Model confidence (mean pLDDT): 81 of 100. The RNA shown here (transfer RNA) has 72 nucleotides and comes from Candidatus Yanofskybacteria bacterium RIFCSPLOWO2_02_FULL_45_18. It matches the Rfam family "tRNA". The family's RNA type in Rfam is transfer RNA. About the family: Transfer RNA (tRNA) molecules are approximately 80 nucleotides in length.
RNA sequence: GUCCCCGUAGCUUAACGGAUAAAGCAGCAGCCUUCGAAGCUGUUGAUGGGGGUUCGAUUCCCUCCGGGGACA
Numbered sequence: 001g002u003c004c005c006c007g008u009a010g011c012u013u014a015a016c017g018g019a020u021a022a023a024g025c026a027g028c029a030g031c032c033u034u035c036g037a038a039g040c041u042g043u044u045g046a047u048g049g050g051g052g053u054u055c056g057a058u059u060c061c062c063u064c065c066g067g068g069g070a071c072a
Stems, first nucleotide, its partner, number of pairs: 001071007010025004018055001027043005048064005
């Protein structure tokens, strides 16, 4: 330099164009316990930036940014 893949919560993953973006772990609060752990209940928190297509975009298209890989 060319090409390919990926980017969603603190972490790991879902959501084949349509209801308020779902869950596990983690965090916080409560219950339980002499205290803690475990367990139970509740709760906070996310679509990499910009533009386009569409009635509607996490999803499709373009570009940029970041990460990984193949070739040179």